[in-house]
RNA sequence: UCGUAACAAUGGCAAACUUGCCGAAAGGCAAGGACGCAAAGCCACAGGUCUAAGGCUCCUAUUUCGGAGCUAUGAUAGCUGGGUUGCCGUA
Numbered sequence: 001u002c003g004u005a006a007c008a009a010u011g012g013c014a015a016a017c018u019u020g021c022c023g024a025a026a027g028g029c030a031a032g033g034a035c036g037c038a039a040a041g042c043c044a045c046a047g048g049u050c051u052a053a054g055g056c057u058c059c060u061a062u063u064u065c066g067g068a069g070c071u072a073u074g075a076u077a078g079c080u081g082g083g084u085u086g087c088c089g090u091a
Stems, first nucleotide, its partner, number of pairs: 004091002012037002017032006035078001041084003045081003048076003054071006
């Protein structure tokens, strides 16, 4: 330095839920809170998943309102793969 498998230690992050704010929504941010996580640090490159403002099509109404389907440029890194950085130290 690389790989595999452990025992410890310092610690770290923070699901659901509650409150507030942002957002059309998915979801995000902050505080509280801990389900869990050896990368549950960071990155939307590939796949998957979620949402549908806007756009397109259709239906209803025909003053207005409304409904359905498709679609990501939106989101998800705590879905998988990948990239990248990092703590401890036994065999």
Annotation:
A computed fold for a 91-nucleotide RNA from Paenibacillus koleovorans NBRC 103111, annotated as c-di-GMP-I riboswitch aptamer. The model forms 95% of the base pairs in the Rfam consensus. NCBI's taxonomy places the organism under Bacteria, Bacilli, Paenibacillaceae, Paenibacillus, Paenibacillus koleovorans. It was read from a public genome assembly, where an Rfam model found it. The coordinates come from a structure-prediction model, not an experiment, and the mean pLDDT is 84.